Record summary:
Bacterial RNase P class A from Quadrisphaera granulorum, 433 nucleotides, folded computationally. Model confidence (mean pLDDT): 75 of 100. It was read from a public genome assembly, where an Rfam model found it. Lineage of the source: Bacteria > Actinomycetes > Kineosporiales > Kineosporiaceae > Quadrisphaera.
[in-house]
RNA sequence: CGAGCCAGCCGGGCGGCCGCGUCGGAGGGCCUCGCGAGGGGCUCACCGCCGAGGAACGUCCGGGCUCCGCAGGGCAGGGUGGUGGGUAACACCCACCCGGGGCAACCCGCGGGACAGUGCCACAGAAAACAGACCGCCACGGCUCUUCCGGCUCGCCGGAGGGACUGAGGUAAGGGUGAAACGGUGGUGCAAGAGACCACCAGCACCCCCGGUGACGGGGGUGGCUCGGUAAACCCCACCCGGAGCAAGGCCAGACAGGGAGCGUUCGAGGGCUGCCCGCCCGAGCUCCCGGGUAGGCCGCGACUGCGACCGGCCCCUCGUGGGACGGGAGCGAUGAGGACGGCGGCAACGUCGUCCCGAGAUGGAUGGCCGCCCCUGGCGACCGGCUCGCCGGUCACCAGGACAGGACCCGGCGUACAGGCUGACUCGCCCG
Numbered sequence: 001c002g003a004g005c006c007a008g009c010c011g012g013g014c015g016g017c018c019g020c021g022u023c024g025g026a027g028g029g030c031c032u033c034g035c036g037a038g039g040g041g042c043u044c045a046c047c048g049c050c051g052a053g054g055a056a057c058g059u060c061c062g063g064g065c066u067c068c069g070c071a072g073g074g075c076a077g078g079g080u081g082g083u084g085g086g087u088a089a090c091a092c093c094c095a096c097c098c099g100g101g102g103c104a105a106c107c108c109g110c111g112g113g114a115c116a117g118u119g120c121c122a123c124a125g126a127a128a129a130c131a132g133a134c135c136g137c138c139a140c141g142g143c144u145c146u147u148c149c150g151g152c153u154c155g156c157c158g159g160a161g162g163g164a165c166u167g168a169g170g171u172a173a174g175g176g177u178g179a180a181a182c183g184g185u186g187g188u189g190c191a192a193g194a195g196a197c198c199a200c201c202a203g204c205a206c207c208c209c210c211g212g213u214g215a216c217g218g219g220g221g222u223g224g225c226u227c228g229g230u231a232a233a234c235c236c237c238a239c240c241c242g243g244a245g246c247a248a249g250g251c252c253a254g255a256c257a258g259g260g261a262g263c264g265u266u267c268g269a270g271g272g273c274u275g276c277c278c279g280c281c282c283g284a285g286c287u288c289c290c291g292g293g294u295a296g297g298c299c300g301c302g303a304c305u306g307c308g309a310c311c312g313g314c315c316c317c318u319c320g321u322g323g324g325a326c327g328g329g330a331g332c333g334a335u336g337a338g339g340a341c342g343g344c345g346g347c348a349a350c351g352u353c354g355u356c357c358c359g360a361g362a363u364g365g366a367u368g369g370c371c372g373c374c375c376c377u378g379g380c381g382a383c384c385g386g387c388u389c390g391c392c393g394g395u396c397a398c399c400a401g402g403a404c405a406g407g408a409c410c411c412g413g414c415g416u417a418c419a420g421g422c423u424g425a426c427u428c429g430c431c432c433g
Base pairs, nucleotide, nucleotide: 001429002428003427004426006424007423008422009421010420012374013373014372015371016370017369018368020051021050023048024047025046027044028043029042030041031040032039033038053404057415058414060413061412062411063410064409065245066244067243068242072278073277074276075275077241078240079239080238081237082096083095084094085093086092097111098109099108100107101106112236113235117234118233119230120229121228134175135174136171137170138169140167141166142165144163145162146161147160148159149158150157151156183201184200185199186198187197188196202226204223205222206221207220208219209218210217211216249299250298251297252296258290259289260288261287262286263285270282271281272280273279306332307331310328311327312326314324315323316322336358338357339356340355341354342353343352344351345350375402376401377400378399379398381396382395383394384393385392386391
């Protein structure tokens, strides 16, 4: 310098003008409660603090919280699947093991079981699970051709070989098919072969030693020789699992109009315990049809916002150290899987301690618009500098662009989207020193 791989961060800035939402402060107007000090609502306008995200998206997981239930048992259903650690928990995160990919840094894994059972492996091939003979090899029989030798009655006979065809055997080493063919290499042996036997290797089973928390790794010994693949097919095994969800669930106010039918009241309608069954519990009302009323406000809603001695001016009265609204308030209590920074432990994820902070809360649903300057990126042009003549850096002007995208109970993850930019570690290649 180039290529790659892993992780983290930012994602427009400043100023001006106008306009929004909650809360706090102090006012004007109207209404209302209270004897009053004061309180509440609507509206107008002023001042101040604060006001979206790394994904707020997907709704794929796990929780907090709320309600129903808690009497258990069985069957189903769902989730996970190497080991260890983290966490409130998880299908998440970290580290490691094994397998695969890559020169490597690193990346990937629906990672237990095929000897519980069932299924599937197209086509090709002889044969796809205890299978099998297409070509080939061996040797026997039949028939035929041919070479050599011997004999001879010149027709043939006997012996030793070779070839074609055919019958019935032996063979699974060689060749072929295929993604995959019942271990591999070398030899002995055989009629020819074959783990039939032998040596080495791989695999499997068992035993022992060493290392490791463990998955597992390394080494040694013995042995039958060797007993496909697929479970992201059904399945088996191990472990785990109540349901529903903020439109959950509470409080207040207000309005109305009931009628009919069926079943049932301890011989139990109906409801609950996950979907089913058993069993258990509650239980006097339940279900259907027709019709009417309401659809408002507050809480939940944002870390906790509770108790509170005492103080301030003020109000009421029966003038007593009586009562009351409002504004402050030491101290006590409570407070979170919250954020930032730092120390310690840990390979890491993370844990722990200390200090500081607490930061939208809407409900037809708030943060937007305009202008100027700056910044970043790209394109074209001009100038300057360096230099290995192809690039790099700087300045100026013009044009264009500035991503993905917005709460609605909250949090921990995962997945997806993202213009542009910055930082760090590591691997490989080239060059220089």